[in-house]
RNA sequence: CAGGUCGACCGGGCGACCGCGACUCCGCGGCGCGAGCCUGCGAAGCAGGCAUGCGACAGGGUCGAGGAAAGUCCGCACUCCAAAGAGCACGGUGCCGGGGAAACCCCGGGAUGGGGCAAUCUGUCGGAUCGGGCCACAGAAACAUACCGCUGGCAGGUGCUACGCUCCUGUCAGCAAGGGUGAAAUGGUGGUGUAAGAGACCACCGGCGCCUGCAGCAAUGUAGGCGGCCAGGCAACCCCCACCGGGAGCAAGGCCAAGCAGGGAUAAUGGGUGGAUGGCACAGCCAUUCAUCCAGGAGGUUGCUCGUCUCCUGCUCCCUUAGUAGGGAGCGCAAUCCCGGGUAGGCUGCAUCAGGUAUGCCGAGAGGCAUGUCGCAGAUAGAUGGUCGCCCAGGCGCUCAGCAGGGAUGGAGCCGGCAACGGUGUAAACCUGCCCCGGGCGCUGGACAGAAUGCGGCUUAUAGGUCGACCUGAGGU
Numbered sequence: 001c002a003g004g005u006c007g008a009c010c011g012g013g014c015g016a017c018c019g020c021g022a023c024u025c026c027g028c029g030g031c032g033c034g035a036g037c038c039u040g041c042g043a044a045g046c047a048g049g050c051a052u053g054c055g056a057c058a059g060g061g062u063c064g065a066g067g068a069a070a071g072u073c074c075g076c077a078c079u080c081c082a083a084a085g086a087g088c089a090c091g092g093u094g095c096c097g098g099g100g101a102a103a104c105c106c107c108g109g110g111a112u113g114g115g116g117c118a119a120u121c122u123g124u125c126g127g128a129u130c131g132g133g134c135c136a137c138a139g140a141a142a143c144a145u146a147c148c149g150c151u152g153g154c155a156g157g158u159g160c161u162a163c164g165c166u167c168c169u170g171u172c173a174g175c176a177a178g179g180g181u182g183a184a185a186u187g188g189u190g191g192u193g194u195a196a197g198a199g200a201c202c203a204c205c206g207g208c209g210c211c212u213g214c215a216g217c218a219a220u221g222u223a224g225g226c227g228g229c230c231a232g233g234c235a236a237c238c239c240c241c242a243c244c245g246g247g248a249g250c251a252a253g254g255c256c257a258a259g260c261a262g263g264g265a266u267a268a269u270g271g272g273u274g275g276a277u278g279g280c281a282c283a284g285c286c287a288u289u290c291a292u293c294c295a296g297g298a299g300g301u302u303g304c305u306c307g308u309c310u311c312c313u314g315c316u317c318c319c320u321u322a323g324u325a326g327g328g329a330g331c332g333c334a335a336u337c338c339c340g341g342g343u344a345g346g347c348u349g350c351a352u353c354a355g356g357u358a359u360g361c362c363g364a365g366a367g368g369c370a371u372g373u374c375g376c377a378g379a380u381a382g383a384u385g386g387u388c389g390c391c392c393a394g395g396c397g398c399u400c401a402g403c404a405g406g407g408a409u410g411g412a413g414c415c416g417g418c419a420a421c422g423g424u425g426u427a428a429a430c431c432u433g434c435c436c437c438g439g440g441c442g443c444u445g446g447a448c449a450g451a452a453u454g455c456g457g458c459u460u461a462u463a464g465g466u467c468g469a470c471c472u473g474a475g476g477u
Base pairs, nucleotide, nucleotide: 001473002472003471004470005469006468007467008466009465010464012391013390014389015388016387017386018385020064021063022062023061024060025059030057031055032054033053034052036050037049038048039047040046041045066448070459071458073457074456075455076454077453078249079248080247081246082308085306086305087304088303090245091244092243093242094241095109096108097107098106099105110125111124112123113122114121115120126240127239131238132237133234134233135232147179148178149175150174151173152172153171154170155169156168157167159165160164187205188204189203190202191201192200206230207229208227209226210225211224212223213222214221215220253348254347255346256345262339263338264337265336266335270294271293272292273291274290275289276288277287278286279285280284295313296312297311298310299309314331315330316329317328318327319326353375355374356373357372358371359370360369361368362367392446394444395443396442397441398440399439400438402434403433404432405431406430413424414423415422416421
């Protein structure tokens, strides 16, 4: 100097004029309203002045979109459903440690795979020894085997011939070491052994299991010992284990106003205890009411069941009986559900919080603590804009300076020399090309993109610029 990787920040600035939204002030001075006093004219009333109350129109002041405001993927705050108990269903998470209100979030670490020369980027992470299921095609065969082959027995044939060997065919038995297929085929190398082989056996290595030591909070790492245990892979297939989860959502919810038309459906004929009041009558009975227990019925959050919870357990008629008691039929408020009609405007929720920020301390870090300081939108057809001027980042063009090449039998000027001539000197002028850095002029010109209850994350989009650390390459010192 060039290219790259990672991290952080900015992402137009200034001025003038006009125009917006929220909050706040309005004591002086404007504006509007009300009432009072004084003076002048005067019939009413008008004009001027003084002092005062209310209002908030004008006016003044302060503030006014983002790193993602996007996606709506996750969590929570907050609100409501009577509460948030148990179980099921359903859903989510899943290596270790830490942070955090929590989060499939962040930080650090561990194991393992992939890209890159590298800096570095990126995927995965409980269980396959609970059970089930799948592994296409190819291949002989994918929880199982023999296509090509190797070896031996028997039978036949051929060559040679020292009568035994070689080769071929068929059949039977043995084999999985060699070759082939595939993502994956009984771990690898060497040996023993065998008819030929094979962890069949042995040595070493690899994987797996168990034990022990050391390091670490741990996941794990490492060293040693024992064991031939050596047939896998898939759980974003079902499944098993552990942990977590009530639901809905600011169009949540609260208040005021307005407005009405209804119709249909759905229960249980209880018993006990205590208190109060009243009546009759006396040491009991009846009626009403309140509380409570048991039983029954209805209902009920935005999955189901149970439990908690709320409400109800009455009325009419008929039959029987001397009367209580008993039996039958019907109605039925509360509450809930279904169908249908009507009204629908305003206020609030609405921004002070797990808040921002400076400094210091702790921590490898995410973060935490302490002190100080700040208050940074709150709209509701939805505000922060328009015009002009200057400056600037970037881009393009021209040009200056600069660099390279060319440029004369070497001009002018200056210096030396008596002169010839020499030097300045390819230097210049001029031409061509380049132009990183630097200057000038002109043109152009600023990405992705706009709050709507809020906050913490994740993901996606993003012109250009600045700073820092690291990697690679070339050159120089």

The RNA shown here (Bacterial RNase P class A) has 477 nucleotides and comes from an Anaerolineales bacterium.
The prediction has a mean pLDDT of 75.
Lineage of the source: Bacteria > Bacillati > Chloroflexota > Anaerolineae > Anaerolineales.
The RNAcentral record of the sequence draws on ENA.